This is a predicted structure of a 349-nucleotide part of an RNA (large-subunit ribosomal RNA, domain IV) from a Patescibacteria group bacterium.
The organism belongs to Bacteria candidate phyla, within Bacteria.
The full RNA is in RNAcentral, with records from ENA.
Its mean pLDDT, the model's own confidence on a scale to 100, is 85.

Context: one part of a larger RNA
RNA sequence: UCUUUGUCAAGGAAUUCGGCAAAUUAAUCCCGUAACUUAGGGAGAAGGGAUCCCUGUAGUAUGCGCUUGCGCUUAACUACAGGGCGCAGUGAAAAGGCCCGAGCGACUGGUUAACAAAACCACAGGUACCUGCAAACACGUAAGUGGAUGUAUAGGUGCUGACGCCUGCCCAAUGCCAGAAGAUUAAGGGAGGGGGUUAUCCCGCUUAGCGGGAGAAGCUUCCGACUUAAGUCCUGGUCAAUGGCGGCUGUAACUAUAACGGUCCUAAGGUAGCGAAAUACCUCGGCGCUUGAUAGGCGUCUCGCACGAAAGGCGUAACGACUUGGGCACUGUCUUGACAAAAAGCUCG
Numbered sequence: 001u002c003u004u005u006g007u008c009a010a011g012g013a014a015u016u017c018g019g020c021a022a023a024u025u026a027a028u029c030c031c032g033u034a035a036c037u038u039a040g041g042g043a044g045a046a047g048g049g050a051u052c053c054c055u056g057u058a059g060u061a062u063g064c065g066c067u068u069g070c071g072c073u074u075a076a077c078u079a080c081a082g083g084g085c086g087c088a089g090u091g092a093a094a095a096g097g098c099c100c101g102a103g104c105g106a107c108u109g110g111u112u113a114a115c116a117a118a119a120c121c122a123c124a125g126g127u128a129c130c131u132g133c134a135a136a137c138a139c140g141u142a143a144g145u146g147g148a149u150g151u152a153u154a155g156g157u158g159c160u161g162a163c164g165c166c167u168g169c170c171c172a173a174u175g176c177c178a179g180a181a182g183a184u185u186a187a188g189g190g191a192g193g194g195g196g197u198u199a200u201c202c203c204g205c206u207u208a209g210c211g212g213g214a215g216a217a218g219c220u221u222c223c224g225a226c227u228u229a230a231g232u233c234c235u236g237g238u239c240a241a242u243g244g245c246g247g248c249u250g251u252a253a254c255u256a257u258a259a260c261g262g263u264c265c266u267a268a269g270g271u272a273g274c275g276a277a278a279u280a281c282c283u284c285g286g287c288g289c290u291u292g293a294u295a296g297g298c299g300u301c302u303c304g305c306a307c308g309a310a311a312g313g314c315g316u317a318a319c320g321a322c323u324u325g326g327g328c329a330c331u332g333u334c335u336u337g338a339c340a341a342a343a344a345g346c347u348c349g
Base pairs, nucleotide, nucleotide: 001344003342004341005340006339007338008337010335011334014333019330027051028050029049030048031047036041038162052084053083054082055081056080057079058078059077060076063072064071065070066069085089097328098327099326100325101324102323103322104320105319109121110120125160126159127158128157129156130155131154137146138145139144163315164314165313166312168245169244170243173242174241175238176237177236178235179234182233183232184231188227189226192223193222194221195220196219197218200214201213202212203211204210205209246264247263248262249261250260273307274304285301286300287299288298289297290296
């Protein structure tokens, strides 16, 4: 010096990103216990007191006796009274630190085996859609199986996430559902038409034949009126479907502001509630409280760069190894270091 551990004057968080670590508290009994609350809780709230030994008195369970509600009884326990000793009596060990404010998530639970336990996931509850049973849906090429030996108070899927108060406007776009008059529309069918080929016929010639023209049937190829479904166009519905939820400008008897008006655009122009927020650029916003001093925290204001109503909005008792601010107690975290123990390191062997 390192590791582990113990103790400390005075101060007591001055340390530090942060009370990290350590210390405090601790068992049982008695007293006592706030805001708030979903009336269950909160709560072991908080905050106090007692605890050992001896003696005595009273009570109680059990047991025994009987006049069946009295008597007796060892041990134990409880209560009370008196006394004793020590610095100290749960005499060692083991055994909650507490309170106040805010955010998020209701809760118990689950999660990154081996750096993350959380505000993530799940959850009960809410809601929408699908599904009439050989169900929807899933696995499988199929047979078949699960769903389910269930049957819409059931099953599947999506979103939200206890509870309380609520959940506004927009169907123009995208999606989905319904509709069927019209428009459009594939393969297929197909009236009809065109081309190729040539049995045959006609003409000419340089005549075993060659050239030119016409050309039925068949085969082949192309076009094709007309017919023809879903879909699309179309007509409606639907936002707890995907999503969206404006600008400019004037105006009140101080000023300021604008209940009010004008105008443009839109499918409709953000309602309630909340708001410098886990969301605010400007920004360390303004004001107040907290400190000696605060880029922090809390409250409030608010035209919110760029909150907002089941990608839910706002509250909320209880809960949380969550995040954040403050306080009490406590302490070697620190001022500021010291001493001690064990085991190493170092020297010698």